[in-house]
Context: one part of a larger RNA
RNA sequence: CGUUAGAAAUUUGAGGAGAGCUGACGUUAGUACGAGAGGACCGCGUUGGACGCACCGCUGGUGUACCAGUUGUAUCGCCAGAUGCACCGCUGGGUAGCUACGUGCGGAUUGGAUAAGCGCUGAAAGCAUCUAAGCACGAAGCCAACUCCGAGAUGAGAUUUCUUUUAAGGGUCGUUCAAGAUGAGGACGUUGAUAGGCUGCAGAUGUAAAGAUGGUGACAUCAAAGUCGAGCAGUACUAAUUGCCCGUAAGC
Numbered sequence: 001c002g003u004u005a006g007a008a009a010u011u012u013g014a015g016g017a018g019a020g021c022u023g024a025c026g027u028u029a030g031u032a033c034g035a036g037a038g039g040a041c042c043g044c045g046u047u048g049g050a051c052g053c054a055c056c057g058c059u060g061g062u063g064u065a066c067c068a069g070u071u072g073u074a075u076c077g078c079c080a081g082a083u084g085c086a087c088c089g090c091u092g093g094g095u096a097g098c099u100a101c102g103u104g105c106g107g108a109u110u111g112g113a114u115a116a117g118c119g120c121u122g123a124a125a126g127c128a129u130c131u132a133a134g135c136a137c138g139a140a141g142c143c144a145a146c147u148c149c150g151a152g153a154u155g156a157g158a159u160u161u162c163u164u165u166u167a168a169g170g171g172u173c174g175u176u177c178a179a180g181a182u183g184a185g186g187a188c189g190u191u192g193a194u195a196g197g198c199u200g201c202a203g204a205u206g207u208a209a210a211g212a213u214g215g216u217g218a219c220a221u222c223a224a225a226g227u228c229g230a231g232c233a234g235u236a237c238u239a240a241u242u243g244c245c246c247g248u249a250a251g252c
Base pairs, nucleotide, nucleotide: 001152005163006162007161008160009159010158011157015149016148017147018146021049022048023047024046025045026044027043033038051106052105053104054103055102059100060099061098062097066093067092068091069090070089071086072085073084074083075082076081110144111143112142117137119135120134169246170245171244172243173189174188175187176186177185194239195238196237197235198234199233200232201231203228204227205226211222212221213220214219
């Protein structure tokens, strides 16, 4: 921009894409078969590999504005306590998120038409013949079935609802997000929990400083303390102010 008024939602499915793998073991059964040696079809069940999709409850990884320990040096006048720099200085842990080495799930099943092949009936050709008329089977393959996209399917579909014009509905702007390069998409904008803050909880670290007590002292105890990014709730304390723009004659 189109879809012949403009919107909001819900859909149909032309068409397209994806998936499609396979082992071993148990059983049937040491059965059928075979002199024996050996050893099944068909069917039932269990458990794997690789691959794919999703997720983070578990096990791990990462986690550079989390916590602790610690070395050198500098500064805060000194002690104590902190902070800067040294690969995040180094080391030990680690929330959320993101993840695999972790977890869950998938290939199934069924139908249709067939290939090679196997047949029935059956003439031409008194026989025979699966074929000439006719009929029935038969693959991991084909078409559906399974998952996803999908009306620019210009062949532009359908249904419901809203608005009859200062309209319905959008945009801008702001607070933002399991959304994101930017657009876009989702939530919210005081008739408010959208983000921050605060409070509580979960969780991480591992018992802060100061003081007191004990000990000659290092140190220990008072004390699961103190501190804390992203998590979950609650709470209007802060910020989402007010506006502006687009949209109107198809029909009657």